Overview:
Transfer RNA from an uncultured Lachnospiraceae bacterium, 84 nucleotides, folded computationally.

[in-house]
């Protein structure tokens, strides 16, 4: 050059016939328990805004299909495999 895979909060990974994005598990915050910790427990944990109800955006970028895209289509970045 050619082919093929992969890319989702902080972090591993899930959502695979197009139908609620981030299950699940680490972590990290708070509460609870304790004299204090550890450990267990319980609840939260994408970003932005906000009147605290919610809203808008968000699955590498960028575009396109479609009521509806993390998934299907182009492009194009990266990182891995094979072939030359």
């Nucleotide at each position: 050059g050619c082919g093929g895979g992969a890319g989702u909060g902080c972090u591993g990974g899930a959502a695979u016939u197009g139908g609620c994005a981030g299950a699940c598990a680490g972590g990290c915050a708070a509460g609870a328990c304790u004299a204090a910790g550890g450990a267990u427990c319980u609840u939260g944990u994408g970003a932005u805004g906000u009147u605290c109800g919610c809203a808008u955006c968000g699955u590498g970028u960028g575009g396109g299909u479609u009521c509806a895209a993390g998934u299907c289509c182009c492009a194009u970045c990266u990182c891995c495999c094979g072939c030359a």
Rfam family: tRNA. Rfam classes the family as a transfer RNA.